[in-house]
RNA sequence: GCGCGCUUAGCUCAGUGGUAGAGCAUCACUAUGACACAGUGAGGGUCGUGGGUUCGAUUCCCCCAGCGCGCA
Repeated sequence: GCGCGCUUAGCUCAGUGGUAGAGCAUCACUAUGACACAGUGAGGGUCGUGGGUUCGAUUCCCCCAGCGCGCA
């Protein structure tokens, strides 16, 4: 330099056009003499940046950035 893939909650990841979710973690409550386990609930996201298509974009298209793999 070229090609491919990935970027979504603190972490690991779903979500293939119609108001963004799970597990773990955190906090509160229940339970226990207390802790752990368990149960219930809550908080936490401008979906990497910018632009385009569309009535409507996390989703489709383009540029850029970062990470990974391959080729040279």